[in-house]
RNA sequence: GGGCCUAUGGUCUAAUGGUAGAACGCAGCAUUCGCAUUGCUGAGAUGGCGGUUCGAUUCCGCCUAGGUCCA
Repeated sequence: GGGCCUAUGGUCUAAUGGUAGAACGCAGCAUUCGCAUUGCUGAGAUGGCGGUUCGAUUCCGCCUAGGUCCA
């Protein structure tokens, strides 16, 4: 320098164009003499900039970061 892959809450992971979901973690409440466990409730996310579309996590381009291969 070039090819390919990946990027979603604090972590991990779903969602093939139509309401962003689950688990762990976090907060509150209940339970307990107290802790733990358990149950219920809640907050929290689509890497960035553009394009296509009535509508983009999803499709396209560029950039950024990571991984991998070639030179």
A computed fold for a 71-nucleotide RNA from Candidatus Colwellbacteria bacterium RIFCSPLOWO2_01_FULL_48_10, annotated as transfer RNA.
Rfam family: tRNA. About the family: Transfer RNA (tRNA) molecules are approximately 80 nucleotides in length. The family's RNA type in Rfam is transfer RNA.
The sequence was found in a public genome assembly.
The source organism's lineage runs through Bacteria, Bacteria candidate phyla and Candidatus Colwelliibacteriota.
Its mean pLDDT, the model's own confidence on a scale to 100, is 83.